[in-house]
RNAcentral holds the full RNA, with entries from ENA, Greengenes and SILVA. Small-subunit ribosomal RNA, 5' domain from an uncultured bacterium, 532 nucleotides, folded computationally.

Context: one part of a larger RNA
RNA sequence: GAUGAACGCUAGCUAUAGGCUUAACACAUGCAAGUCGAGGGGAAACGGCAUUAAGUGCUUGCACUUUUUGGACGUCGACCGGCGCACGGGUGAGUAUCGCGUAUCCAACCUGCCCAUUACUUGGGGAUAACCCGUUGAAAGACGGACUAAUACCCGAUGCAGUCCAUUGAAGACAUCUGAAGCGGACGAAAGAUUUUAUCGGUAUUGGAUGGGGAUGCGUCCGAUUAGCUUGUUGGCGGGGUAACGGCCCACCAAGGCAUCGAUCGGUAGGGGUUCUGAGAGGAAGGUCCCCCACAUAGAAACUGAGACACGGUCCUAACUCCUACGGGAGGCAGCAGUGAGGAAUAUUGGUCAAUGGGCGGUAGCCUGAACCAGCCAAGUAGCGUGCAGGAUGACGGCCCUAUGGGUUGUAAACUGCUUUUAUGCGGGGAUAAAGUCACUCACGUGUGAGUGUUUGCAGUUACCGCAUGAAUAAGGACCGGCUAAUUCCGUGCCAGCAGCCGCGGUAAUACGGAAGGUCCCGGCGUUAUCC
Numbered sequence: 001g002a003u004g005a006a007c008g009c010u011a012g013c014u015a016u017a018g019g020c021u022u023a024a025c026a027c028a029u030g031c032a033a034g035u036c037g038a039g040g041g042g043a044a045a046c047g048g049c050a051u052u053a054a055g056u057g058c059u060u061g062c063a064c065u066u067u068u069u070g071g072a073c074g075u076c077g078a079c080c081g082g083c084g085c086a087c088g089g090g091u092g093a094g095u096a097u098c099g100c101g102u103a104u105c106c107a108a109c110c111u112g113c114c115c116a117u118u119a120c121u122u123g124g125g126g127a128u129a130a131c132c133c134g135u136u137g138a139a140a141g142a143c144g145g146a147c148u149a150a151u152a153c154c155c156g157a158u159g160c161a162g163u164c165c166a167u168u169g170a171a172g173a174c175a176u177c178u179g180a181a182g183c184g185g186a187c188g189a190a191a192g193a194u195u196u197u198a199u200c201g202g203u204a205u206u207g208g209a210u211g212g213g214g215a216u217g218c219g220u221c222c223g224a225u226u227a228g229c230u231u232g233u234u235g236g237c238g239g240g241g242u243a244a245c246g247g248c249c250c251a252c253c254a255a256g257g258c259a260u261c262g263a264u265c266g267g268u269a270g271g272g273g274u275u276c277u278g279a280g281a282g283g284a285a286g287g288u289c290c291c292c293c294a295c296a297u298a299g300a301a302a303c304u305g306a307g308a309c310a311c312g313g314u315c316c317u318a319a320c321u322c323c324u325a326c327g328g329g330a331g332g333c334a335g336c337a338g339u340g341a342g343g344a345a346u347a348u349u350g351g352u353c354a355a356u357g358g359g360c361g362g363u364a365g366c367c368u369g370a371a372c373c374a375g376c377c378a379a380g381u382a383g384c385g386u387g388c389a390g391g392a393u394g395a396c397g398g399c400c401c402u403a404u405g406g407g408u409u410g411u412a413a414a415c416u417g418c419u420u421u422u423a424u425g426c427g428g429g430g431a432u433a434a435a436g437u438c439a440c441u442c443a444c445g446u447g448u449g450a451g452u453g454u455u456u457g458c459a460g461u462u463a464c465c466g467c468a469u470g471a472a473u474a475a476g477g478a479c480c481g482g483c484u485a486a487u488u489c490c491g492u493g494c495c496a497g498c499a500g501c502c503g504c505g506g507u508a509a510u511a512c513g514g515a516a517g518g519u520c521c522c523g524g525c526g527u528u529a530u531c532c
Stems, first nucleotide, its partner, number of pairs: 001531003005528005012384005018377002020342001025340003029337003034083003039080002042076002046074002049070002053066005090295003099220008109212002114208003118204004122156004132145005162187004167182002171178002192200003221267003228258003233255004238250003270292004274285004297318003301314001320331004348374001350373003356370001357368004387418004397409005423469006432459001436455001438453007476521005481502003487516005497504002
């Protein structure tokens, strides 16, 4: 000098960034991933409308209440289907490794949504959930029968510049080869919806963009009181598998491969951008923010899918917790809050989707503990204030001395004048939104721009500004022997105690305790811990 700090004393305000470093310990409760009715069958709930019946008021044909029915309407629980749930958010246990960083390569690869391109969007079929009827179970749930739809599923047609096979093979060369162009054969698509003529879709091909996968060079902590390690091990041939290369896996063959330029083993550890320190070279660290990786109670596995071997998915094993009718079931906060425990130690079971961003949707919109805000904490940094000016034959009080006196506290106070940052009260107030949505009109010509109207602010009684009141609401901590700025008195008497080092204290202690005075820093000051 620095800190994600803690502890002690003290504490007025504002802004800004930060806040479980320990038990990757266990978790009550709520929320954190839904959405689409413009894919579908439908109608549990709500609403309007119509309808049946009854009652009340009673103007005798209207109103109200209850009730029946109606998916034609707005909508919509559950269900089928689509997309999303692989993002966003958390943590650092594991990992000394192509994990990360940097550079290069893939003629060995994939890529939903998005953009561009070309072509197509045809004919049929059988089911199934929901609903209904049953069986069964304490529950979680399970099973059977019957009915039905689709952008769900299946079959056929057509089908290119697609894939595979066979064949011809211009041109080229580090290569196990690459390959223009041509011909033949085989294989392989689709889905509709709404408004009514335009949108949103569907299928196939090629290219792009984005995202990922793989390979390699170099770099990447400590220990030799770890010296040898290795059998799928190293390589080959042929297969399997994969999006793809590869002992990735397998059969056979060979006997290799690594290592004192530190293999193997053991310990420790997520890596980087960066941060701290230092004149630099270096040394140390990796919290917040950004990139990458890994993990989601422990271990293992696959399914679905463009993408996972998947935090809030599935199956199995294990530990733990809970329910049980003892037969069997349920769960996973290293999401946001919050609880217990551990600890020197780390916050609210808050508000809003207004903005930014994400998912779904044609839109309106819905969801979003991402995000934006607010709350708590001197835990860091920055700013402001706690008044200003005058005021002495130098008040009172305190302390000290050579003591009828003097010194010091000290212009300090009192007193007089002034100001009002801040505080309190009242009033004004526009930026974050000139965005965006919806409706209408116009221009160019189908999605842009312009205009008009309408509507959208959590924070928020914001920030900021003005007026009124009145010095009013606001200063402490450590130190004073030397290092090291700042000294006297009293008490104590090797006691009590101090101390970072040297060292103080045994009767005149500038070193202990108190007081007065002084020094330093100041909304903080000290102590402890750690790094340079």